[in-house]
Predicted 3D model of a 325-nucleotide part of an RNA (large-subunit ribosomal RNA, domain IV) from Anaerococcoides asporogena. Its mean pLDDT, the model's own confidence on a scale to 100, is 86. The full RNA is in RNAcentral, with records from ENA.

Context: one part of a larger RNA
RNA sequence: UUGUUGUUAAGGAACUCGGCAAAUUAACCCCGUAAGUUCGCGAGAAGGGGUGCCAUGGCGACAUGGCCGCAGUGAAAUGGCCCAAGCAACUGUUUAACAAAAACACAGGUCUCUGCAAAAGCGCAAGCUGAAGUAUAGGGGCUGACGCCUGCCCGGUGCUGGAAGGUUAAGGGGAAUGCUUAGCGCAAGCGAAGGUAUGAACUUAAGCCCCAGUAAACGGCGGCCGUAACUAUAACGGUCCUAAGGUAGCGAAAUUCCUUGUCAGGUAAGUUCUGACCCGCACGAAUGGCGUAAUGACUUGGGCACUGUCUCAACAACAAAUCCG
Repeated sequence: UUGUUGUUAAGGAACUCGGCAAAUUAACCCCGUAAGUUCGCGAGAAGGGGUGCCAUGGCGACAUGGCCGCAGUGAAAUGGCCCAAGCAACUGUUUAACAAAAACACAGGUCUCUGCAAAAGCGCAAGCUGAAGUAUAGGGGCUGACGCCUGCCCGGUGCUGGAAGGUUAAGGGGAAUGCUUAGCGCAAGCGAAGGUAUGAACUUAAGCCCCAGUAAACGGCGGCCGUAACUAUAACGGUCCUAAGGUAGCGAAAUUCCUUGUCAGGUAAGUUCUGACCCGCACGAAUGGCGUAAUGACUUGGGCACUGUCUCAACAACAAAUCCG
């Protein structure tokens, strides 16, 4: 000097991004136990008391009396607790070796496909899974307990249905034309049949255009101007645009730039926190909205207890390094 461990006056989080680390608590018995609540919980809530040995009584739990110590679960092992908020209902799962979470899953909800040789998936195929199942079943998507709910828009994209018209492939069809040449012609040229090359009309499916439906399909859910007898504001009116202009609920939020918004609470002092307000840069209803008991090695704020985290450091033990012998 380093590591591990132990103890510490007074103070007690002043440390620090943050009580990180450490300390407190702790076993068993008795008393006692709040809000909230899905009536199960919360709960070991919280908080308080007891614990040795001897004698007597009692089956015993225990009761009564006495004794000793600083100390009686005398060692070891062995919950710190409370309040408020966010997120996720929960138990579970995960980045083997920097992330355990608010991420994934989940029961529940809903949409959609599938009538069985099912749909879907693997395979060139045979074949197999689905399933020795049969719509109370199976596949796929989204959401994610529970409670209250889930508004408007089908113009675009997708999907489903429709079939009158338009467009549309190969195929069918074969008008017509070119080349070739028997023949005709003095020549220029014309030119049958056949062959060959090209090929118009017409016919013809799905699809697309078209017509409808569909948002717990992908998605979307306005602007400007004026107006009330103080002022301010605008229930009200006008106008433009749109497929429709954001409903309920929530809101400076895991979302708020301006912003440490403003007010209130907590502190002597609070960019965090809680409750409100609403001017939502840029919440919003199964890419779910808002609540919610219980749960959480989750996240945030506060408090009690506790402490070498700190004021501010000291000492000791052990293990090492270094130096001297």